Predicted 3D model of a 71-nucleotide RNA (transfer RNA) from a Candidatus Daviesbacteria bacterium. Its Rfam family is "tRNA". Rfam classes the family as a transfer RNA. The coordinates come from a structure-prediction model, not an experiment, and the mean pLDDT is 81. The source organism's lineage runs through Bacteria, Bacteria candidate phyla and Candidatus Daviesiibacteriota. The sequence was found in a public genome assembly.
[in-house]
RNA sequence: GGGCUUGUAGGUAAAUGGUAUACCAGUACAUUCGCAUUGUACAAUUUCGGGUUCGAUUCCCGACAAGUCCA
Numbered sequence: 001g002g003g004c005u006u007g008u009a010g011g012u013a014a015a016u017g018g019u020a021u022a023c024c025a026g027u028a029c030a031u032u033c034g035c036a037u038u039g040u041a042c043a044a045u046u047u048c049g050g051g052u053u054c055g056a057u058u059c060c061c062g063a064c065a066a067g068u069c070c071a
Stems, first nucleotide, its partner, number of pairs: 001070007010024004018054001026042005047063005
């Protein structure tokens, strides 16, 4: 320098066009004399910029970052 893949809650992963979900973690409440466990509820997320579309995590272009291969 070139090719390919990936980028989503604090962490790990779903969602392939229709108001983004689960598990662990966090907070509150209940349970307990207290702790743990358990149950219920809550908060928190699409790397950035543009385009297509009635509507974009999803499709297209560019940038950035990570991984991998070639030179």